[in-house]
RNA sequence: GCGGGCGUGGUGAAAUUGGUAGACGCGCUGGAUUCAAAAUCCAGUUCCGAGAGGAGUGUGGGUUCGAUUCCCACCGCCCGCA
Numbered sequence: 001g002c003g004g005g006c007g008u009g010g011u012g013a014a015a016u017u018g019g020u021a022g023a024c025g026c027g028c029u030g031g032a033u034u035c036a037a038a039a040u041c042c043a044g045u046u047c048c049g050a051g052a053g054g055a056g057u058g059u060g061g062g063u064u065c066g067a068u069u070c071c072c073a074c075c076g077c078c079c080g081c082a
Base pairs, nucleotide, nucleotide: 001081002080003079004078005077006076007075010026011025012024019065027045028044029043030042031041032040046055047054048053058074059073060072061071062070
């Protein structure tokens, strides 16, 4: 230099022939249980805002009524070729 893959909550990882983003697990917080703990069980857990509401899938654009998903450029990581 060329080609390909990936980027989603604190973390791993789903959701894809465009239609409620974050299922499920781990972690964390609170509670039950225990003399106390571990294990187990229950509830909660993206951000801003008093609320109403708004924002958010690497960054910036485009297409569309509607984009995590399709298109373009860029950034980062990984793999292959030279």